[in-house]
RNA sequence: UGCAGAGAAGGGCAACUUCCUUCGUGAGGGGGAAGGCGCAAAGCCCCGGACCUUAUAUAUUAAAUGAGGUCGCGUGGCUACCUAA
Numbered sequence: 001u002g003c004a005g006a007g008a009a010g011g012g013c014a015a016c017u018u019c020c021u022u023c024g025u026g027a028g029g030g031g032g033a034a035g036g037c038g039c040a041a042a043g044c045c046c047c048g049g050a051c052c053u054u055a056u057a058u059a060u061u062a063a064a065u066g067a068g069g070u071c072g073c074g075u076g077g078c079u080a081c082c083u084a085a
Base pairs, nucleotide, nucleotide: 004083005082012039013038016035017034018033019032020031021030022029023028037072043078044077045076047074048073049071050070051069052068053067054066055065056064
């Protein structure tokens, strides 16, 4: 350095719940506080997929099309703390 990931060390992220605040038509997003399921990439990006929202036209539902949101779903790429075997 590469691969790897222990019951090590210092940390990180954060499902979900409660409270406060703010942005959005909405799905949802941001910030603060308390708790904390879990995660060695649960860091970032592309592509795919699933679910959700909204607009259009239509008699209604559904579907279709466009735009958006979430993913701790998947393949791939990039980067990264520590260090036993």
Molecule: c-di-GMP-I riboswitch aptamer
Organism: Halanaerobiaceae bacterium